[in-house]
RNA sequence: UACCCAUCCAGAGCGGCCGAGAGAUCUGGCUCGUCGACGCCGCAGCAACCACCGGGGAACCGGACAGGUGCUACCGCCAGGACCGAUGGAAG
Numbered sequence: 001u002a003c004c005c006a007u008c009c010a011g012a013g014c015g016g017c018c019g020a021g022a023g024a025u026c027u028g029g030c031u032c033g034u035c036g037a038c039g040c041c042g043c044a045g046c047a048a049c050c051a052c053c054g055g056g057g058a059a060c061c062g063g064a065c066a067g068g069u070g071c072u073a074c075c076g077c078c079a080g081g082a083c084c085g086a087u088g089g090a091a092g
Base pairs, nucleotide, nucleotide: 001091004089005088006087007086008085013043014042015041016040017039021032022031023030025081026080027079028078029077044072045071046070049068050067052063053062054061055060076084
C1' cells in the first nucleotide's frame, strides 16, 4: 500500500501534560468540552485477530493470556450519501 478475507449494538479508566475544539468525511440531527474535551505520555484494564496449547482429515471447537497488534463516552453516536472508514489477518 492495490487486490483479498474476517469483524465493527458485548466488554474495559485513572493520573500527568496541553489548551479549543471534538465524536473519520459531506448534509441534517444528537452529544462531549475551559467543572479542561480531543490529542500525547504513563499505569491499569477489556477482548481474544495473529502467534501458543489440546481435539479434529478439514471446516471448526475448546483452553490460556507470558508474546505481536487492537480497544477502554454515546451501535462506526444516529439517518441519508460515497471510489465510505477503522482494526486484524493474508499478500506484494
Predicted 3D model of a 92-nucleotide RNA (SAM riboswitch aptamer (S box leader)) from Citricoccus sp. K5. Of the family's consensus pairs, 93% are formed in the model. The prediction has a mean pLDDT of 84. It matches the Rfam family "SAM riboswitch aptamer (S box leader)". Its family is annotated with regulation of gene expression in the Gene Ontology.